[in-house]
RNA sequence: CCAUGCCUUCGGGGCUUGGUGGAAUCCCAGACCGGCGGUGACAGUCCGCGACCCCUCGCGGUCAGGCGCAUGAACCCGGGAGCAUACGGACGCAAGCUCGCGGUGCGCCACCUGUGAGGGCUGAACCGGUGAAAUCCCGGUGCCGACGGUAACAGUCCGGAUGCGAGAAGGCGGGG
Repeated sequence: CCAUGCCUUCGGGGCUUGGUGGAAUCCCAGACCGGCGGUGACAGUCCGCGACCCCUCGCGGUCAGGCGCAUGAACCCGGGAGCAUACGGACGCAAGCUCGCGGUGCGCCACCUGUGAGGGCUGAACCGGUGAAAUCCCGGUGCCGACGGUAACAGUCCGGAUGCGAGAAGGCGGGG
């Protein structure tokens, strides 16, 4: 120094205001906030990334889902469904009975969480100034902000989330 492997830590801010109302941090007025990398110079609003949501494929799983094929039967074991004795007023329900399933394999489908890869979706800025250079700085005026919930519509409340995560820093190895 790196098309390099593993590990650790870190990795999002913001209404205690007023009004209306039965009720609002959700409406109105006002206030407040701005993830990560890049970019000739410091960026919510330039380029790209991430989170939520949707789809596809691969891997994994299914305390007993479905179908098909193969596998000799019974007993036994397991969880499940139906019926049901004792018990109970009844629903129910130890015992017990019945059924199909699992305790074998393969394939397809379904479902699940986890994981990897890919795709979709994904908001918003102008003017003036300084300067060699700024949609990044200074001044002015704007604009934007997933999903579900709620006593009434949420960037700011609650929740998924003690999650995920772009990435950042460090350590140990590998190679040059």
This is a predicted structure of a 176-nucleotide RNA (FMN riboswitch aptamer (RFN element)) from a Calditrichota bacterium. It was read from a public genome assembly, where an Rfam model found it. Its Rfam family is "FMN riboswitch aptamer (RFN element)". Rfam links the family to the GO term FMN binding.